[in-house]
Molecule: c-di-GMP-I riboswitch aptamer
Organism: Bacillota bacterium
RNA sequence: AAAUGAUCUCGGCAAAUUUGGGGAAACCCAAAGACGCAAAGCUAAAGGGGCUUAGGAUCCGUUAGGGAUACCGCCAGCCAGCUGCAUCG
Numbered sequence: 001a002a003a004u005g006a007u008c009u010c011g012g013c014a015a016a017u018u019u020g021g022g023g024a025a026a027c028c029c030a031a032a033g034a035c036g037c038a039a040a041g042c043u044a045a046a047g048g049g050g051c052u053u054a055g056g057a058u059c060c061g062u063u064a065g066g067g068a069u070a071c072c073g074c075c076a077g078c079c080a081g082c083u084g085c086a087u088c089g
Stems, first nucleotide, its partner, number of pairs: 004089004009038001012037002017032006035077001041082003047079002049075003055071001057069004
């Protein structure tokens, strides 16, 4: 120095839920709140996966309403990529 394993928490982050705001929605922001987290730090423009369907596109159907597909959008607390930390092995 690299890889890997274990442990600590002064301190850090903050699930569900509630309130307020934004959004068509997924979801996001702020406050409260703590289920958990040693990368729950960053990246959605490496890639896979999941969620959403307002809008436009294609197809189905069509009186109308509607349905499917991907795009778009969202999730980094799904996997992943990148970076980083105290002690010990």